[in-house]
Molecule: Guanidine-I riboswitch aptamer
Organism: Yoonia maricola
This record gives sequence, C1' cells and structure tokens, in this order.
RNA sequence: GGGCAGGAUGUCUAGGGUUCCGCUUGCGACGCAAGGUCAGGUCCGAGAGAUAUCGCCGAUUGGUCAAUCCUAAUCGGUACACGGCGGGGCAAAAUCCCGGGAGGC
Repeated sequence: GGGCAGGAUGUCUAGGGUUCCGCUUGCGACGCAAGGUCAGGUCCGAGAGAUAUCGCCGAUUGGUCAAUCCUAAUCGGUACACGGCGGGGCAAAAUCCCGGGAGGC
C1' cells in the first nucleotide's frame, strides 16, 4: 500500500459519576443548605464483555418454460485483538467519543 464477510442496532452487565429521587447532617423547618470517601433508584455505559435481531459471505435445495438474474428455505461462517498521556460532551464521570488512534508485539 492492497485484499478480505469480518458490519449495524437493541437489551443487559462490568464500570461510572451526582442532574433528579432517596439517604445522612445542619438550620431560621414539611422548606433551605451541605455531603458521592452515601449501600441505593433515575441517568451514562464497553472494538478488545454477554445476549438477541438484522445485514453480509459461502454451499445446497425449491419456485420461475430455461437460465446469468430474482426470490424462499436450510446449513455453515462473520476471525484475531496488548494499548497510554491528553482532550471532548452531558449535571458529572467512565472501559462513552477522539480510538482496533499514538505506541508496542
């Protein structure tokens, strides 16, 4: 540099912080203020985590008078994967995004 199906989304989890709720403390008290070094609920959430659906690739069989085509079904495949600093955005942070980046083997 090229080739290659190596892709997308949903749900969930590891993880994350503190806008809201709750909790704790205080106060001029049913509200206000502070606290995430508060177990939690809402919330964010993985390329290298789980799962499902779709897509894509290959083979076989069927439909169409026949066939390159089109279409349906079945089966198989969709591999491998160490990784900063720094920056970004949301309320804020993060295995989120920059980024399968820089770098390393």